[in-house]
RNA sequence: GGGUUCUUAGCUCAGUUGGUUAGAGCUCCCGGCUCAUAACCGGGCGGUCGAGUGUUCGAGUCACUCAGAACCCA
Numbered sequence: 001g002g003g004u005u006c007u008u009a010g011c012u013c014a015g016u017u018g019g020u021u022a023g024a025g026c027u028c029c030c031g032g033c034u035c036a037u038a039a040c041c042g043g044g045c046g047g048u049c050g051a052g053u054g055u056u057c058g059a060g061u062c063a064c065u066c067a068g069a070a071c072c073c074a
Stems, first nucleotide, its partner, number of pairs: 001073007010026004019057001028044005050066005
């Protein structure tokens, strides 16, 4: 220098052919249970989907630019 893939909650991830409230598990907080802790049970907090522009009635999802990460080629 060229190419491929990826970026969604504190962490690990899902999200179908673009469609009607952005989700799960873990963590954390509150409560229950227990002599107590853990486990277990109930509830809660937490995100403008890496940054932006465009297309569209409508974008996490499509296009483009930029940033970052992993890998391949040179």
Molecule: transfer RNA
Organism: Campylobacter blaseri